This is a predicted structure of a 534-nucleotide part of an RNA (large-subunit ribosomal RNA, domain I) from uncultured Galbibacter sp. The RNAcentral record of the full RNA draws on MGnify. Lineage of the source: Bacteria > Pseudomonadati > Flavobacteriia > Flavobacteriaceae > Galbibacter. The coordinates come from a structure-prediction model, not an experiment, and the mean pLDDT is 82. It matches the Rfam family "Bacterial large subunit ribosomal RNA".
Context: one part of a larger RNA
Order: sequence, then C1' cells, then structure tokens
RNA sequence: GGCGUAUGGGGAAUGCCUAGGCUCUCAGAGGCGAUGAAGGACGUGAUAAGCUGCGAAAAGCUGCGGGGAGUGGCACACACACAUUGAUCCGCAGGUAUCCGAAUGGGGCAACCCGGCAUAUUGAAGAUAUGUCACCUAUUUAUAGGAGUGAACCUGCCGAACUGAAACAUCUAAGUAAGCAGAGGAGAAGAAAACAAGAGUGAUUCCGCUAGUAGUGGCGAGCGAACGCGGAACAGCCCAAACCAAUGUUGUUACGGCAACACUGGGGUAGUAGGACCACGACAUUUGAUGUAUUUUGAACUGGAACCCUUUGGAAAGAGGGGCCAUAGAAGGUGAUAGCCCUGUAUAGGCAAGAAAUAUGAUCGAUAGUGGUAUCCUGAGUAGUGCGGGGCACGUGAAACCCUGUAUGAAUCCGGCGGGACCAUCCGCUAAGGCUAAAUACUCCUGAGAGACCGAUAGUGAACCAGUACCGUGAGGGAAAGGUGAAAAGUACCCUGAAUAAGGGAGUGAAAUAGAACCUGAAACCAUACGCUU
Repeated sequence: GGCGUAUGGGGAAUGCCUAGGCUCUCAGAGGCGAUGAAGGACGUGAUAAGCUGCGAAAAGCUGCGGGGAGUGGCACACACACAUUGAUCCGCAGGUAUCCGAAUGGGGCAACCCGGCAUAUUGAAGAUAUGUCACCUAUUUAUAGGAGUGAACCUGCCGAACUGAAACAUCUAAGUAAGCAGAGGAGAAGAAAACAAGAGUGAUUCCGCUAGUAGUGGCGAGCGAACGCGGAACAGCCCAAACCAAUGUUGUUACGGCAACACUGGGGUAGUAGGACCACGACAUUUGAUGUAUUUUGAACUGGAACCCUUUGGAAAGAGGGGCCAUAGAAGGUGAUAGCCCUGUAUAGGCAAGAAAUAUGAUCGAUAGUGGUAUCCUGAGUAGUGCGGGGCACGUGAAACCCUGUAUGAAUCCGGCGGGACCAUCCGCUAAGGCUAAAUACUCCUGAGAGACCGAUAGUGAACCAGUACCGUGAGGGAAAGGUGAAAAGUACCCUGAAUAAGGGAGUGAAAUAGAACCUGAAACCAUACGCUU
C1' cells in the first nucleotide's frame, strides 16, 4: 500500500406516515357593486415583529336562539381580568365599518392635497364638526336606472402565425389563438317564403346512427355533409296593416262639418289562405300574478344501544376466556389492531328567516265560434338583377341557397318564394316585424361522498406564513423547505472547559445511537482496531 471483518463519523436514499393535492359523483349556488364591490393601504392586543380577526364602537358592540364550564385566536410564559347573576363558543338578525379603489366636489406620483354650499360652535376674521356637491340615460324635472368587478361556459365584432402539404404560392393550421363588446344562470337558436318526392313529415336545441358515406380538394395535404331512422325534452304566441273611435295640430268651410298629419285606444295575425266588412250566435273554456290555508323542507343544537376478566407488554384496542347491542359492524380518536372507552353512526326530535308543492278562487289580468263574398288589407329602396366579396362540407365550378359593399330595382292573392344552372308540369311554403320554458354548455364557490389517483425530487408552483424569498428598469420569471416522544416527562444538580460552545456523569423515558442538527438512517467519502497479503 491492497483486500477483508468490526466499530464509528459523514450523508441523506429507502421504508412507514399525512396535515396537502389530483380526478370525479350527487345536491346547492351561480353573482357582488353608488346602502360604495372585487382588491388593497394604514391602524387595532397589558406586553405584539408576523399570520388570522376586526375598523377610531377596531382579536371586537347589541338583540334573539343554542349550549353548560371554563375562557382571554395561531402562541408558550408572566401579569391582569372575565365566568353558573350562564362567560368563552356556535347559529340568525342588527350596529360600527378610517383611507384608497368604478371612486363620483376639484386635483393627484392610489391609500395624499385643496375646495364650494347649508347648519352648529361665534358678533367678525379664521378654524373645526356634520351633511352635501361627478358624469351618462330616461321621463311626468323630481326621481329612477347605469358605470366597476368576477374562474369557465355563451353570443357578436375583429382576427394571426408557427405548422401540414415531407420545399411553396391556392389550400391547411382556423374562423383556432390573441384583442374588443355584451348577456345570463345558462347563453344562442326557435314556431317553415322548411324538408321531401308521387309517399309523407311538421318550431328550435342536444345525443346515437346514417358516415369517414355523398361530395369537395395544387382531385395534393386534407376538408367533409344532408335526407332518413332511433332517443332526450317538448309549447306555443304577440305586433304592423285594413276597419272603428278619442285627443291634438294644420288646412278649408256654406260654420253643420270635411280633409291631412301626429299620437293613443279598440280590432287583428293566416296558407285547406286569413283578416277587415256583412249576417248569425255566445259568456263558455283554459291559464298567469298576488293573497289565504295546509303540508313538506329548513341554522346552531338535543336524545341516541351494547364489555368484562386473565395474560404479554412502557402502554391493550393484541392473545386466551366468557358475554352483549345492532333500523347503529360509516369513519376518526384513544400509549399497538376497539361494533359495545370517546367523538360519532342508524334513527328520532328541534326550529327563526326563507323555500317548494298542493288546494282555494278572494283581487287583478290574458284567452274562443259559424257562414258569405263585390270591395279593402296582409311588413319596399324590400325581393330580384349587374359588378366585387363572404357564408354554406361545396376552393367559381353546371353552382342553386343565405349575407351584403356598389349600381339599379318589382309584383300585391288571378300575388310571391322554393324544390342545387335553366324551362315546363307538379308539389311545398307565405319573405322583407318581434317574443318564447325544457332537453344542452360550464364550475371561482358551498355541503356530502368516491377513487385498481399521488405520498414530500411525487401530488397544485405552493402539505411548511408561497405567488413568499430571490431575480428583472419592466412586462415577467419564480424556488428550497414535512416527521423528538404516548406524554415535554425538552435533561434539576455536579464535573471538564475561556465559554451562553461542546462533552462526561446524574436524572426523565419502553427507548436518548428518540436530545431538539431529534423516526428509520442505504451508498459515495473519511477514520480507528484486528486479520491476511506485498
């Protein structure tokens, strides 16, 4: 020096654990805000740096209900207080709620500065206190509404590129991402100018098929229906107009009126055309809101069954023995593994505000028929057309259909549109006004529960005072870090030492090689002792 064995140091893997996550299910809720939100700043404790709570009434005030012995948050200790005259605590309802922030009296480099008016303190100057003073919209001009914010879902406007095509330009990615506006618990769509095809269906939405089919496509890459069938859920309505009438204004007048316009009321809403109009007939049916009654539900909370002995052990819930309860053998805790020790669980009860359902028909409101056909009405810069685009699965194509920038521009029920160029026949429908629940989408949030999900390099970035420390001018980026023990019983006292370091005794404990650098404690690496060997 090497190898081996043993004992330590070092180190943190591994094992076990879980306080935190992840993914879902069911139910609830789906908003908050000028009565000042979301989010913050600054304060607030006997002592108080941080977190939490709260707001100059400041870890809190009041009332009602619950509860029943300790209490003054995390968070020990000391001091001082509170509490059976019922505290702390829990629920409900109130009060208070500085300053900034939509921020709203004006300003401003957010949490600051400076005002007007009224009232009060004063007789005045000056000051202080309380209240009030932004803008937009609407109308009856005095009030009401709006503004901002919030995770996803939804609608509209605007709208990329990387990428793919093995390059790239049409195309794709994709009407995606990003941006803007708006709405609601959903939103959008929606009661046929629809589909179909010789037979029929009957608003919309969503799901499964049809079908990766028919098509479309530098016929490349790709894109990609519908009819029809089966389900979920089902619900239909209101205007404009014709006609009648009131009011107002204007014109005109023979002062009787008449006409036009505006606005309001009645009327009326369809494709087998319907309605006005004329004739006849009628007060029935259905339904909404409010109210009343009943029932259910509904906060904190209350009752809630049944076990002992022996043994091992530091500790029994383990083992052995003998019992018991069960509408309760979910779960968690307790010094190891507990149906019967504790909290609970099944179940029964309790109840304010509130909610739902049913009944009633009290009040207010909405809602219907038959026949006739001469005349009148039935949505105009619209439909359609030319040019340029866009949307439809459909890239201009034979390109219908829908939207519209531009230029034009009808018909009026003997009307008009569609059925994928176009024409005829036939069939379907009735545009140019509007509303509409459910089935559908989502989860910032609340409660209950689940997992062939993770277990501290995992699972959220974050199990821990984490969007923190730290980095960056900024937008922004963004960590590491869990475990003594059943219980602090957290080592009184002595010794070594310069020592408040560290250690040795002593003591606690089942254990201290569990001593706070604390469960277990692998490997690298280091040291010591012994053996073998060169």